Context: one part of a larger RNA
RNA sequence: GAUUGAACGCUGGCGGCAUGCUUAACACAUGCAAGUCGAACACGGAAACGAUGGAAGCUUGCUUCCAGGCGUCGAGUGGCGGACGGGUGAGUAAUACUUAGGAAUCUGCCCAGUAGUGGGGGACAACUCGGGGAAACUCGAGCUAAUACCGCAUACGCCCUACGGGGGAAAGCGGAGGACUCUUCGGAGCUUCGCGCUAUUGGAUGAGCCUAAGUCGGAUUAGCUUGUUGGUGAGGUAAAAGCUCACCAAGGCGACGAUCUGUAGCUGGUCUGAGAGGACGAUCAGCCACACUGGGACUGAGACACGGCCCAGACUCCUACGGGAGGCAGCAGUGGGGAAUAUUGGACAAUGGGGGCAACCCUGAUCCAGCAAUGCCGCGUGUGUGAAGAAGGCCUGCGGGUUGUAAAGCACUUUCAGUAGAGAAGAAAAGCUUACGGUUAAUACCCGUGAGUCUUGACGUAACCUACAGAAGAAGCUCCGGCUAACUCCGUGCCAGCAGCCGCGGUAAUACGGAGGGAGCGAGCGUUAAUC
Numbered sequence: 001g002a003u004u005g006a007a008c009g010c011u012g013g014c015g016g017c018a019u020g021c022u023u024a025a026c027a028c029a030u031g032c033a034a035g036u037c038g039a040a041c042a043c044g045g046a047a048a049c050g051a052u053g054g055a056a057g058c059u060u061g062c063u064u065c066c067a068g069g070c071g072u073c074g075a076g077u078g079g080c081g082g083a084c085g086g087g088u089g090a091g092u093a094a095u096a097c098u099u100a101g102g103a104a105u106c107u108g109c110c111c112a113g114u115a116g117u118g119g120g121g122g123a124c125a126a127c128u129c130g131g132g133g134a135a136a137c138u139c140g141a142g143c144u145a146a147u148a149c150c151g152c153a154u155a156c157g158c159c160c161u162a163c164g165g166g167g168g169a170a171a172g173c174g175g176a177g178g179a180c181u182c183u184u185c186g187g188a189g190c191u192u193c194g195c196g197c198u199a200u201u202g203g204a205u206g207a208g209c210c211u212a213a214g215u216c217g218g219a220u221u222a223g224c225u226u227g228u229u230g231g232u233g234a235g236g237u238a239a240a241a242g243c244u245c246a247c248c249a250a251g252g253c254g255a256c257g258a259u260c261u262g263u264a265g266c267u268g269g270u271c272u273g274a275g276a277g278g279a280c281g282a283u284c285a286g287c288c289a290c291a292c293u294g295g296g297a298c299u300g301a302g303a304c305a306c307g308g309c310c311c312a313g314a315c316u317c318c319u320a321c322g323g324g325a326g327g328c329a330g331c332a333g334u335g336g337g338g339a340a341u342a343u344u345g346g347a348c349a350a351u352g353g354g355g356g357c358a359a360c361c362c363u364g365a366u367c368c369a370g371c372a373a374u375g376c377c378g379c380g381u382g383u384g385u386g387a388a389g390a391a392g393g394c395c396u397g398c399g400g401g402u403u404g405u406a407a408a409g410c411a412c413u414u415u416c417a418g419u420a421g422a423g424a425a426g427a428a429a430a431g432c433u434u435a436c437g438g439u440u441a442a443u444a445c446c447c448g449u450g451a452g453u454c455u456u457g458a459c460g461u462a463a464c465c466u467a468c469a470g471a472a473g474a475a476g477c478u479c480c481g482g483c484u485a486a487c488u489c490c491g492u493g494c495c496a497g498c499a500g501c502c503g504c505g506g507u508a509a510u511a512c513g514g515a516g517g518g519a520g521c522g523a524g525c526g527u528u529a530a531u532c
Stems, first nucleotide, its partner, number of pairs: 001532004006528005013379006019372002021337001026335003030332003035080003040077002045073002049071002052067007087290003097214006105207002110203008118152001120150002127142006158167003172195006180189003216262003223253003228250008265287004269280004292313005315326004343369001345368003351365001352363004382412004392403004416473001418468004426459001431453008476521005481502003487516005497504002
């Protein structure tokens, strides 16, 4: 000099864009953060809300009751999603990361291809009844549906094989429709469209595995290793492999630093520097690891799973003492620690995600707003004129000098803030109507394209623009001995004090304290800490 996720002191007008627990991976009150689907579930059901119809009461437009016939829908079965998104950096010096390769693998949803989607069965929730418990919850009996579950049939691909053969699937739901058939007049068959389902092939995406090189300090750590190193066989995995086991051999690593120990998430990058380097790894992005501590598996395409389960432990809470409940390193917020770090805010309008045919629902992701000069950038706090060089202050050699065109005065302007008005863009869609094309037996339905129409904004009393009034509302901080830009007076008298280094102060201190003047930077300035 540059820099910082900074802190402290003094001061503080506005805006834009960023950033904001670096410490206790300490403990957490409260609310929210993952749901959704009635187009999977019935001659089923109705906890809540609404409409409609009926009945009663009266306060004459609200109370109660009835009706699943309707819109819908709590709980339940079932499907998909809770493995993403969000947080943190404890552990980890290599099972990680970075770069470059590799072969023995899996992959829900998505895309493309091929072939199917036939016919049956038995349950279990909900519900009803009964029982236990303070509660959490739980037990028994009975009834029932499905895209839940299980056989049978079929098998182009598929799997196993000793090549003879053997094995294995599925689920339906919704829209529309002119003939024809059946009909319990509800509809069903039939045709067609859409969403699904099953088997398999290829792709895409994601993930698992292996190899090499690189990746901090300590030798006051020199030897380490027995599933250890390799082979055979078996098991195991989605998959190679001592991954595991039996047997056999005795190997394997190491001064090119093994082992041990300390520290540490890694990278793109950030800071500095002319560069080479050095230091760091906040925000943003990629990867990894973790989710009160330790261990374990279940489900699933995917987890050994932050807001899932089981066991053990510590802690907190409830209890009828028998037993139970919990996990903010999600967003806010609280206590504590600390020099120190924000609101228990708004909205799903946009972007994205989950579910759904869709409408839509959910989304503390996200977008916004709030707080903080924490940082960067921009703007303002007036402009011109004005010498009687006013008054006052300070200095003085008492003549004057300086503050100083500075002020006042005169003439102007109105950025920003304030008040009032006006006001883009962020909105693309979806829905409805309609034209054409595709599909089709079809002018239905559905899909695509075009036109019209109807709306959807948290921010937002926003941006931008216009008008109004009036210089009006807006300057400080540090320093002045040398380094280092800037000097005098008074007070003090080795005292009080200053200080980054040299050093100042013991009666004329440009170095302490005050004042006047000056220098530097400026909504900041200085100090401390840290890095180059």
RNAcentral holds the full RNA, with entries from ENA. Small-subunit ribosomal RNA, 5' domain from an uncultured prokaryote, 532 nucleotides, folded computationally. Its mean pLDDT, the model's own confidence on a scale to 100, is 82. Its Rfam family is "Bacterial small subunit ribosomal RNA".